RNA sequence: AACUUAUCCAGAAAGACCGAGGGAAUGGCCCUAUGACGUCUUAGCAACCUGUACAUCAAUGUAAAAGGUGCUAAUUCCUGCUUCUGUUAAAAGGAGAAAGAUAAGCA
Numbered sequence: 001a002a003c004u005u006a007u008c009c010a011g012a013a014a015g016a017c018c019g020a021g022g023g024a025a026u027g028g029c030c031c032u033a034u035g036a037c038g039u040c041u042u043a044g045c046a047a048c049c050u051g052u053a054c055a056u057c058a059a060u061g062u063a064a065a066a067g068g069u070g071c072u073a074a075u076u077c078c079u080g081c082u083u084c085u086g087u088u089a090a091a092a093g094g095a096g097a098a099a100g101a102u103a104a105g106c107a
Base pairs, nucleotide, nucleotide: 003105004104005103006102007101008100013042014041015040016039017038021031022030023029027078028077043072044071045070048068049067050066052063053062054061055060076099081096082095083094084093085092
C1' cells in the first nucleotide's frame, strides 16, 4: 500500500525560518509577496486509543485531560456519480454511493 469498523454542518493560532504556489482529483469558488503552502517552537481544540475518577450486575454513560495519535481558513470549501422532489426547461432542495481524511484493529 490493501482490508474491516467508527466519525466527518461543532471546536481550536501566535512566533521563527523559507520563498511560490496552495486548497486530493473535475468544474467552480477561495487563500496567497500585508508571505500563503511547508518545517520548527510554543499555545490551544477535541476526546479515537491507553490510563484515571464516579454511576451501573454488566453493557454502557458521565467527568477530567496524564500518555499515544489527530486537528487549529472556508461543512471533507462547494461540486462531480445514482436517485427522489421540483420546473416547460432551469434554478433550488432531500437521500444515498464513490472518493478522501482521521482513529482503532487485522494479516
Molecule: SAM riboswitch aptamer (S box leader)
Organism: Mucilaginibacter sp. 44-25